[in-house]
RNA sequence: GUGGCCGUAGCUCAAUGGCAGAGCCACGGGUUGUGAUCCCGUUGACGUCGGUUCAAUGCCGAUCGGCCACC
Repeated sequence: GUGGCCGUAGCUCAAUGGCAGAGCCACGGGUUGUGAUCCCGUUGACGUCGGUUCAAUGCCGAUCGGCCACC
C1' cells in the first nucleotide's frame, strides 16, 4: 500500500429497519448476631460524520481505532 473481520454499559456479549437488553461489576435496600450466599431495586452504552428511510444498533459511503492476510 491492497483486501477482509470487528467496534453496543466499567468487563463479556445479545438485539427481524419499529421502546437498546442480559450476565458479571458498582451503588442502595431486604434477609443475617456480623459477613458471605440469596432476594428486590438503581445508575450507566449503539466509535465519528454523512446518506437512504415515516423510522437506522442493523442498510449504503467516508473516516477513526483494533486484529488478520497478502505485498